This is a predicted structure of a 73-nucleotide RNA (transfer RNA) from a Candidatus Woesearchaeota archaeon. NCBI's taxonomy places the organism under Archaea, Nanobdellati, Candidatus Woesearchaeota.
[in-house]
RNA sequence: GGGGACGUCGUCUAACCCGGCAGGAUUGGGGCCUCCAGAGCCUUAGGUCUGGGUUCAAAUCCCAGCGUCCCCA
Numbered sequence: 001g002g003g004g005a006c007g008u009c010g011u012c013u014a015a016c017c018c019g020g021c022a023g024g025a026u027u028g029g030g031g032c033c034u035c036c037a038g039a040g041c042c043u044u045a046g047g048u049c050u051g052g053g054u055u056c057a058a059a060u061c062c063c064a065g066c067g068u069c070c071c072c073a
Base pairs, nucleotide, nucleotide: 001072002071003070004069005068006067007066010026011025012024013023020056027045028044029043030042031041032040049065050064051063052062053061
């Protein structure tokens, strides 16, 4: 320098191909339970890498950028 894959709560992950309320687990806060704790149960907080485009509507499609990994040179 060229090519490819990937990027979603603190962490892991589903939804993406085929556009239509971003869901689950874990973790954190509060509560119930318990002599206390643990386990269990209830509740709550937290996310689509950035910018632009298409569209009534974008995590999803398109373009550019950034980052990580792999391959070629």
The prediction has a mean pLDDT of 83.
Rfam family: tRNA. By type it is a transfer RNA.